RNA sequence: GGAGCUGUAGCGCAGCGGUAGCGCGCUUCGUCCACAUCGAAGAGGUCAUAGGUUCGAAACCUAUCAGCUCCA
Numbered sequence: 001g002g003a004g005c006u007g008u009a010g011c012g013c014a015g016c017g018g019u020a021g022c023g024c025g026c027u028u029c030g031u032c033c034a035c036a037u038c039g040a041a042g043a044g045g046u047c048a049u050a051g052g053u054u055c056g057a058a059a060c061c062u063a064u065c066a067g068c069u070c071c072a
Stems, first nucleotide, its partner, number of pairs: 001071007010024004018055001026042005048064005
């Protein structure tokens, strides 16, 4: 220098253009003498950034940024 993959909650990851979710973690309540387990409820997101397409974008297109891999 060229090519590819990935970027979504604190962490690990789903998400066929139509309400952003799961597990773990966190908070509260219940259970227990207490802790753990278990049960219930809840908080937490500018979907890497910017622009475009579309009635509608996390998803499609373009550019940029970051990480990883390959080629030279």
This is a predicted structure of a 72-nucleotide RNA (transfer RNA) from Candidatus Beckwithbacteria bacterium CG23_combo_of_CG06-09_8_20_14_all_47_9. It was read from a public genome assembly. Its Rfam family is "tRNA". The family's RNA type in Rfam is transfer RNA.